Context: one part of a larger RNA
RNA sequence: CUGGGCGUAAAGCGUGCGUAGGCGGAUAAGAAAGUCAGAAGUGAAAGCCCAGGGCUCAACCUUGGAAUUGCUUUUGAAACUCCUUGUCUAGAGUUUGGUAGAGGAUAACGGAAUUCCGAGUGUAGAGGUGAAAUUCGCAGAUAUUCGGAGGAACACCAGUUGCGAAGGCGGUUAUCUGGGCCAAUACUGACGCUGAGGUACGAAAGCAUGGGGAGCAAACAGGAUUAGAUACCCUGGUAGUCCAUGCCGUAAACGAUGUAUGCUAGUUGUCGGGAGUCUUAGACUUUCGGUGACGCAGCUAACGCAUUAAGCAUACCGCCUGGGGAGUACGGUCGCAAGAUUAAAACUC
Numbered sequence: 001c002u003g004g005g006c007g008u009a010a011a012g013c014g015u016g017c018g019u020a021g022g023c024g025g026a027u028a029a030g031a032a033a034g035u036c037a038g039a040a041g042u043g044a045a046a047g048c049c050c051a052g053g054g055c056u057c058a059a060c061c062u063u064g065g066a067a068u069u070g071c072u073u074u075u076g077a078a079a080c081u082c083c084u085u086g087u088c089u090a091g092a093g094u095u096u097g098g099u100a101g102a103g104g105a106u107a108a109c110g111g112a113a114u115u116c117c118g119a120g121u122g123u124a125g126a127g128g129u130g131a132a133a134u135u136c137g138c139a140g141a142u143a144u145u146c147g148g149a150g151g152a153a154c155a156c157c158a159g160u161u162g163c164g165a166a167g168g169c170g171g172u173u174a175u176c177u178g179g180g181c182c183a184a185u186a187c188u189g190a191c192g193c194u195g196a197g198g199u200a201c202g203a204a205a206g207c208a209u210g211g212g213g214a215g216c217a218a219a220c221a222g223g224a225u226u227a228g229a230u231a232c233c234c235u236g237g238u239a240g241u242c243c244a245u246g247c248c249g250u251a252a253a254c255g256a257u258g259u260a261u262g263c264u265a266g267u268u269g270u271c272g273g274g275a276g277u278c279u280u281a282g283a284c285u286u287u288c289g290g291u292g293a294c295g296c297a298g299c300u301a302a303c304g305c306a307u308u309a310a311g312c313a314u315a316c317c318g319c320c321u322g323g324g325g326a327g328u329a330c331g332g333u334c335g336c337a338a339g340a341u342u343a344a345a346a347c348u349c
Base pairs, nucleotide, nucleotide: 003321004320005319006318007303008302012317014201015200016199017198021194022193023192025088026087027086028085029084030083033081034080035077036076037075038074039073040072041071042070049065050064051063052062053061054060091191092188093187094186095184096183097182098181099180103177104176105175106174107173108172109171110154115149116148117147118146119145120144121143125136126135162169163168206247207246208245209244210243211242215241216240220236221235222234223233258316259315260314261313262312263311266294267293268292269291270290271289272288273287274286275285276284277283278282298305299304322349323348324347331342332341333340334339
């Protein structure tokens, strides 16, 4: 390399959109590039292979054949692929009417709680722990009542609940806005799938500038514990956490499972629609779409998966090829930096 693989052994890009490319529904006619058949030319000789011949044999030499899987020209075939033209509706999309939702953005508002401030009551402790101490408190704390300020997060509802491509999204209201699902008929007529590069989004932490800062809390300080304790526990506490704008581009970014399509027993729960039946608060049957539990065939090294496949197939992309060295060095690209990305070798077992 041919291959064999990618849930857990090495291996699915964090996720979408999409360029080139690859692949692509039904039907009719045509054309004949691929394809198939026939013929002709060419495919040097030697060599290889086969059958003979010559040196006493052999090596060697020699005669003939085959082969030379290819290329060119030409005559045909038309099933399949491609191409051209026409038609179709099962894929895809549009339309109409409904519908569920923590989908997104912006603005405003609300109550509980923590902290702080002011005032009242009130007196000696409070706090914290395994036990303590650091700490706060007679300059009146803790507790309790009233008032005020400010920031952040939204108890209950809440659910293997819903929505979103993923990251993720949870108080209320308004405005703007994306997608899905169901039902119906009409329309377009393959408009589709995947997707190297590319591009957009992308938790937390981190960075830049300007705000904000209640609680929490890396670093740091102190108190304990301990042989020591640069920790676990306690008292404090700064970045940060929050907002705006810009960057970063990584995560056990996980279902450790790429996307799309078709097919292949069932049982049971739940969410959103539709249809039908009935003794219509409702129940039952059925159907479409999601989300769970179990389970047959099948698969799997086993665990397990099992119509939401890891089953049976097809299309396209990504990735793997013993462990360490190493996701490192060097170089390139990106970044303010931190670093990210691409990515070896020597050596060693």
This is a predicted structure of a 349-nucleotide part of an RNA (small-subunit ribosomal RNA, central domain) from an uncultured Alphaproteobacteria bacterium. The RNAcentral record of the full RNA draws on Greengenes. It matches the Rfam family "Bacterial small subunit ribosomal RNA". Rfam links the family to the GO terms structural constituent of ribosome and ribosome.